[in-house]
This is a predicted structure of a 102-nucleotide RNA (c-di-GMP-I-GGC riboswitch aptamer) from a Candidatus Hebobacteria bacterium.
NCBI's taxonomy places the organism under Bacteria, Bacillati, Armatimonadota, Candidatus Hebobacteria.

RNA sequence: CCCCGAAAGGGCAAACUCGCCGAAAGGUGAGGGCGCAAAGCUAUGGGUCUACACUCCGUGCCCCACAUGUAGGGCCCGGACAUGACCGCCAGGCUGCCGAAG
Numbered sequence: 001c002c003c004c005g006a007a008a009g010g011g012c013a014a015a016c017u018c019g020c021c022g023a024a025a026g027g028u029g030a031g032g033g034c035g036c037a038a039a040g041c042u043a044u045g046g047g048u049c050u051a052c053a054c055u056c057c058g059u060g061c062c063c064c065a066c067a068u069g070u071a072g073g074g075c076c077c078g079g080a081c082a083u084g085a086c087c088g089c090c091a092g093g094c095u096g097c098c099g100a101a102g
Stems, first nucleotide, its partner, number of pairs: 003102001011036002016031006034088001040094003044091003047086003055080004060075004065070002
């Protein structure tokens, strides 16, 4: 100096409950502790989750124009879709208290 992480001092806080924000995923405050040596920060890569609105596709119904079939518009239902979310899913990046044995 590097790996590792005993001890000491502490730190964080899962599920669940209540309040608030959100369409939802989820976030946040309080309680609560399953656990965590980065369970500190970061959405950079992968992955997972949600789908209010927009967009696209499909079925049905309605309106209207031309003129008998098509275009346009509207509504309902369904599907797809992150620009939304998750760092306590994996990895990367940045930062970090203590330092025994080996």
Its Rfam family is "c-di-GMP-I-GGC riboswitch aptamer". Its family is annotated with cyclic-di-GMP binding in the Gene Ontology. The sequence was found by an Rfam model in a public genome assembly. The model forms 86% of the base pairs in the Rfam consensus.